[in-house]
RNA sequence: AGAGUUUGAUCCUGGCUCAGGAUGAACGCUAGCGGCAGGCUUAACACAUGCAAGUCGAGGGGUAACAGGGGCUUCGGCUCGCUGACGACCGGCGCACGGGUGAGUAACGCGUAUGCAACCUACCUAUAGCAGGGGGAUAGCCCGAAGAAAUUCGGAUUAAUACCCCGGACAUCUCUUUAUCGCAUGAUAAUAAGAUUAAAGUUCCGACGGCUAUAGAUGGGCAUGCGUGCCAUUAGGCAGUUGGUGAGGUAACGGCUCACCAAACCAACGAUGGCUACGGGGUCUAAAAGGAUGAUCCCGCACACUGGUACUGAGACACGGACCAGACUCCUACGGGAGGCAGCAGUGAGGAAUAUUGGUCAAUGGGGGCAACCCUGAACCAGCCAUGCCGCGUGCAGGAAGACUGCCCUAUGGGUUGUAAACUGCUUUUAUAUAUCAGGAAACUGCCUGACUUGUCAGGUACUGACCGAUUUAUGAAUAAGCAUCGGCUAACUCCGUGCCAGCAGCCGCGGUAAUACGGAGGAUGCAGGCGUUAUCCGGAUUUAUUAGGUUUAAAGGGUGCGUAGGCGGGAUUUUAAGUCAGUGGUGAAAGCCUGUAGCUUAACUAUAGAAUAGCCAUUGAUACUAUUAUCCUUGAGUGCAGUAGAGGUGGGCGGAAUGUGUAAUGUAGCGGUGAAAUGCAUAGAUAUUACACAGAACACCGAUUGCGAAGGCAGCUCACUAUACUGUAACUGACGCUGAUGCACGAAAGCGUGGGUAGCGAACAGGAUUAGAUACCCUGGUAGUCCACGCUGUAAACGAUGAUCACUCGCUGUUGGCAAUAUAUCGUCAGUGGCUGAGCGAAAGCAUUAGGUGAUCCACCUGGGGAGUACGUUCGCAAGAAUGAAACUCAAAGGAAUUGACGGGGGCCCGCACAAGCGGAGGAACAUGUGGUUUAAUUCGAUGAUACGCGAGGAACCUUACCUGGGCUUAAAUGGAGAAUGACUAUCCUUGAAAGAGGAUUUCCCUUAGGGCAUUUUUCAAGGUGCUGCAUGGCUGUCGUCAGCUCGUGCCGUGAGGUGUCGGGUUAAGUCCCAUAACGAGCGCAACCCCUAUUCUUAGUUGCCAGCGGGUAAUGCCGGGGACUCUAAGGAGACUGCCACCGUAAGGUGUGAGGAAGGUGGGGAUGACGUCAAGUCAGCACGGCCCUUACGUCCAGGGCUACACACGUGUUACAAUGGUCGGUACAAAGGGCAGCUACACGGCAACGUGAUGCUAAUCUCGAAAACCGGUCUCAGUUCGGAUUGAAGUCUGCAACUCGACUUCAUGAAGUUGGAUUCGCUAGUAAUCGCGCAUCAGCAAUGGCGCGGUGAAUACGUUCCCGGGCCUUGUACACACCGCCCGUCAAGCCAUGGAAGCCGGGGGUACCUGAAGUCCGUAACCGCAAGGAUCGGCCUAGGGUAAAACUGGUAACUG
Repeated sequence: AGAGUUUGAUCCUGGCUCAGGAUGAACGCUAGCGGCAGGCUUAACACAUGCAAGUCGAGGGGUAACAGGGGCUUCGGCUCGCUGACGACCGGCGCACGGGUGAGUAACGCGUAUGCAACCUACCUAUAGCAGGGGGAUAGCCCGAAGAAAUUCGGAUUAAUACCCCGGACAUCUCUUUAUCGCAUGAUAAUAAGAUUAAAGUUCCGACGGCUAUAGAUGGGCAUGCGUGCCAUUAGGCAGUUGGUGAGGUAACGGCUCACCAAACCAACGAUGGCUACGGGGUCUAAAAGGAUGAUCCCGCACACUGGUACUGAGACACGGACCAGACUCCUACGGGAGGCAGCAGUGAGGAAUAUUGGUCAAUGGGGGCAACCCUGAACCAGCCAUGCCGCGUGCAGGAAGACUGCCCUAUGGGUUGUAAACUGCUUUUAUAUAUCAGGAAACUGCCUGACUUGUCAGGUACUGACCGAUUUAUGAAUAAGCAUCGGCUAACUCCGUGCCAGCAGCCGCGGUAAUACGGAGGAUGCAGGCGUUAUCCGGAUUUAUUAGGUUUAAAGGGUGCGUAGGCGGGAUUUUAAGUCAGUGGUGAAAGCCUGUAGCUUAACUAUAGAAUAGCCAUUGAUACUAUUAUCCUUGAGUGCAGUAGAGGUGGGCGGAAUGUGUAAUGUAGCGGUGAAAUGCAUAGAUAUUACACAGAACACCGAUUGCGAAGGCAGCUCACUAUACUGUAACUGACGCUGAUGCACGAAAGCGUGGGUAGCGAACAGGAUUAGAUACCCUGGUAGUCCACGCUGUAAACGAUGAUCACUCGCUGUUGGCAAUAUAUCGUCAGUGGCUGAGCGAAAGCAUUAGGUGAUCCACCUGGGGAGUACGUUCGCAAGAAUGAAACUCAAAGGAAUUGACGGGGGCCCGCACAAGCGGAGGAACAUGUGGUUUAAUUCGAUGAUACGCGAGGAACCUUACCUGGGCUUAAAUGGAGAAUGACUAUCCUUGAAAGAGGAUUUCCCUUAGGGCAUUUUUCAAGGUGCUGCAUGGCUGUCGUCAGCUCGUGCCGUGAGGUGUCGGGUUAAGUCCCAUAACGAGCGCAACCCCUAUUCUUAGUUGCCAGCGGGUAAUGCCGGGGACUCUAAGGAGACUGCCACCGUAAGGUGUGAGGAAGGUGGGGAUGACGUCAAGUCAGCACGGCCCUUACGUCCAGGGCUACACACGUGUUACAAUGGUCGGUACAAAGGGCAGCUACACGGCAACGUGAUGCUAAUCUCGAAAACCGGUCUCAGUUCGGAUUGAAGUCUGCAACUCGACUUCAUGAAGUUGGAUUCGCUAGUAAUCGCGCAUCAGCAAUGGCGCGGUGAAUACGUUCCCGGGCCUUGUACACACCGCCCGUCAAGCCAUGGAAGCCGGGGGUACCUGAAGUCCGUAACCGCAAGGAUCGGCCUAGGGUAAAACUGGUAACUG
């Protein structure tokens, strides 16, 4: 100090989350020791038991218990207060301290600083003085009585430092006068008069105690300034209330209380009310400012079962006192009584959770006492608890065969655990055992000595320890390590299991068969006697911003103005010194924090010294600034004067056009309306035209980028009234200013009320259309309204999404209204209103003198999204509604700007058999073939929009074959290695069987170097799988698409994603090329290079050819020869817009141009950029992982893949005369051939058969059809068409039943050109005709791949359909429009509002009743008196009744 998370990516805004520190903590796992600290945060809930406040005999009467002693004695005992002591009692002091708790309290309670001339203070200190005389009781003890008890009553008798009386003071109080002093009341001193009140003893001596007054000290009381939570959805509160006079009361001032008088007092600087809460020093955190907190320790306050009350006392309205009321618990003989752990332990309960019914007064402190001493759960110690902080240890060194196990891997091996272990040596903190010895002790007190002031000090000695420690020796590595994490944030990785299951998770998120995220293991990382989790606080968060934020678009400027309070405010001189600044004094408790030093072995801890400390109070000074006082000034502001401008406002009057209606007229069949129509109007005369009349509303042209107004807003002309702005001038005032919470006024449209008005338009409504529907858009009508007057409403995307005012800051160019100037032209200045641009600013878009720049002042508003501008409450309103304005719950985002894509029934440009123009098909029929579906034992599997469906398959009768049924085998059908046994193996035959197989018979070795070779059987190691995953993969392939695109380096631009280049203008088939250009170049694609083909040349002629020469045949290049030609197959040439004309800057284009075989890529092929579709294929092959192993492997026979109500795709043949059929006559190319092609001959109607010859091929062989020439058929289901079926055959093959092809004869189905729709093709193409080949024994081939023959039509053109390319635009899409996303409904669940009611709570009011108790009054009774008893009154806790307000819970139903 930051990080994660919104997006495909980016920048910003903004929330959520994490890393840190802390705790009186709790929980989980684990645990060796010590020191120091801490330990009911919840029920101020209830408490059994013990203890926590007594002491004094040197105050008193005395003697219950104990001890000693005396006396008596019948030895049982009795007696004596005589002594030590002392129960209970009278009396003194203490019990108001110490200890606990935090319920109440928002307050002079606390903190801080003052004041008391308005007060008190026991014990203590100092000073001064005093203590005379007298009296009557009472407790105890004794006797008696009541009661269960607690306790109470009566009688007799007695004491005091208990109580009372008298005298008296220098004492106290009231009051007169004088002097001095003070901030007022007053204070002090003196003085005259009046009133009132004291004392106590004990004692042998010291000594202790008592009373009065003054002063001090200590402790308190009261008052005041300032500070000290939240809510305004709490705005008014208050009757002793505010003040006065008088009285009472108090220690004391005071409405503290009372009587009378006045009507005040508090409050937006937050009264009153509600909720919450003891306050502070401090503590935690933070860089600081702050925020949170108030355990332990210290200070203050409050409380003591709840509420009230007083008594005693110096002090209490009293924790371990009293009385009363209430609730609760206990005892009881039922009549009555007792109690208060928020003291220390402890118990129950509550709770996630917090300890022993311990020891001692040794120390420190407190009470009493002369003292000894007693008491002290204060305190000091110990016990329990890892609750925290701090410290120590669990060993150290060597030791590699880098051991074994475990785990992992690319696995003959390597890595890791790991110097870790074993093993060797060393040490002993701790542990166990042993022995020895300090300190906390100083004092008090006893004794002794000394000094002197004669009861104090100093010294010596003796006594007092609850609890804790230090040191020595021995033994032996011996007694001692866990927890969490390992996807990113965040240090640390692999295997197995699981398979959106189980689970994890702080946020993002992980898990659907290869999970570093779940569970386990190995390993690693972090911390360590602890480690994690949970909870809470601060931090990070500048995410409430004083330091230190924002408001055009992210949340956020009020709709506008006027203006109150408040805040801020021009120049000069002056006054004061409030703010401000400086010095000084006081305070700011201690502890704590910080610094130094010291003490415990160190540290924590502790001690000591210092420093620091905001603030507050007082005082002295300074006077620049702010403020204040006074006097001036003119530039801010305003007034005047002179002009100018305008749809500024209000109220009248007037005008024309248009529209509608009425009347009259002309006139006849339609009008109107729409994309097209219909509703509607019209023969009762519309629409149209003309004239006249009336009505209401709005003001064409001018008119604009214009003007005016605070905003809303304002438009015919004119009059009246009225407001404003600007310019000029510089006469007047002299800071009069700016902003502006609350408030007041204005405020579009719609809406509301009352009364008018109503031409047009027109919500609602009606009808007609459109549509799947159409409660809409379109049409015909039409009410409210729109208009006027008066009143209300008070809101708008009331927007420049930009508050008002002032000052400053480069320029260019328009325009409105003024003024001035020179002179033809222009230019300056003031106020407005526009465009562009720079610095600067901004997240960017953008703003930019009309700022969103730079400063100043004031106001308003914002703090994640949703819930929600909703609910409740309140105010306003006639209502509609407006204003103010939450929470529960829920999400991890919501959002702004910009980028790249994709998309658009957005735009521009361009291309393609994309459309159009044509030709021929498909879709209808039959058949072939593939698919779906169905069926089946099986109908093996895959391919499924384009991009599956005559596809994998370029050949399913067996085989293939993967499927089914049945029968067999288990190292297996094949191959290799190792070991063992045997000597054969092979071949032939027999039995059985469907075969595989099983069983049997015959035959029976070779070379030998004696190792073996070979073969069989057996054992063993490697198998095998067309089983799964194409979403784990390689390779290959389809498609977009042979579309023209896809990128890079450097530079430049941008915060960045990115852009530029690749855009623009042309051109091209093309990102092809040219020009321009912050780009310059380059790569993969395009093109070219390659092959075939079209022309030609050269070379070479066999198996090809034959022009010329020769020979020969029935005939044929048949032969000799030839290379001319065709052809063959090698190498060249040729085409490049090269030439010409025109257009163009160029690239290039145009031309029925020339030349040329070919002309603008000549035609065809091969060639497929970056990528997309998790496209296809694990069944072609390869391969990771998983699965099967007498089977999911393998062998065999038979069956199936060929099924068949049906649906679809692709084809073949047709429906005929451009044809069928018969006969005759021609012309190819490219291929194949030895288990082959076969000439030729013969047989058969034919398929074919039999014989025979040539050819391993330019040699032999397989071979054309359409075409052409004739004949016939004559429009028919035919001489078309050939399906189907019957019969007879041929061929292949072990075998044609399921299930082959072909031949012949016979049979002769549907079909007469095919609905919606749809496919191919732009030239040697479509169409049509045949031929060949692969696979193959044969063939279901009409398929596929090739070959040649014949050989067209059409393209105006790019509006539209489909696909694609480039540019641009919008976007809330990015899985990218097959996207995203809104609302209703159904069921269940969660939170919340309303709700007839029901149940509570706290506070107040009124009335009734009213204990204890203070105070007041009181004739009878008691007492000599003081006084008491009694009775009454006031007030009050509590109780009751009543009505309302506030607040909480719950509730059918409901938002």